c-di-GMP-I-GGC riboswitch aptamer from a Planctomycetia bacterium, 88 nucleotides, folded computationally. The coordinates come from a structure-prediction model, not an experiment, and the mean pLDDT is 86. The source organism's lineage runs through Bacteria, Pseudomonadati, Planctomycetota and Planctomycetia. It was read from a public genome assembly, where an Rfam model found it.

[in-house]
RNA sequence: CUCGACAAAGGCAAACUAAUCGUAAGGUUAGGGCGCAAAGCCGUGGGCCGGUCGGGUUUCGACCCGGCGGGUAGCCUGGUUGCCGAAA
Repeated sequence: CUCGACAAAGGCAAACUAAUCGUAAGGUUAGGGCGCAAAGCCGUGGGCCGGUCGGGUUUCGACCCGGCGGGUAGCCUGGUUGCCGAAA
């Protein structure tokens, strides 16, 4: 350095609930604890999820494509920083 013990010391916190911000996706705080060795940080590329505008299809229920601007780091990828140390 790779790697990741039913190791030690600690850490984070899904669903759900309450408050609050947002048109929404979703965010924040508190409770909670499914999980996590980067579940620390960063929206570069892809994915997914709202909003809005334009176009197309339509069995009129809806769906698809594109533009703009958002969200998700607990979807993947990439960048960056970092605790511990058994085995290999």